[in-house]
Molecule: transfer RNA
Organism: uncultured Clostridia bacterium
RNA sequence: GCUGAAAUAGCUCAGUUGGUAGAGCAAUCCUCUCGUAAGGGAUAGGUCGAGGGUUCGAGUCCCCCUUUCAGCA
Numbered sequence: 001g002c003u004g005a006a007a008u009a010g011c012u013c014a015g016u017u018g019g020u021a022g023a024g025c026a027a028u029c030c031u032c033u034c035g036u037a038a039g040g041g042a043u044a045g046g047u048c049g050a051g052g053g054u055u056c057g058a059g060u061c062c063c064c065c066u067u068u069c070a071g072c073a
Stems, first nucleotide, its partner, number of pairs: 001072007010025004019056001027043005049065001051063003
């Protein structure tokens, strides 16, 4: 330099044909216990890597940039 993949909650990851952004773990509170852990319930937490475009509507489609990984040279 070329090709491909990835970027979504604190962490690991889903997100179907474009139609209200989710799960597990972690956190906070409650419950349970003599107490702790485990268990049960609830709550909070996201400008979906940056910018632009298409669309009534974009995590999803298109362009460009950044970062990471893999392959080729």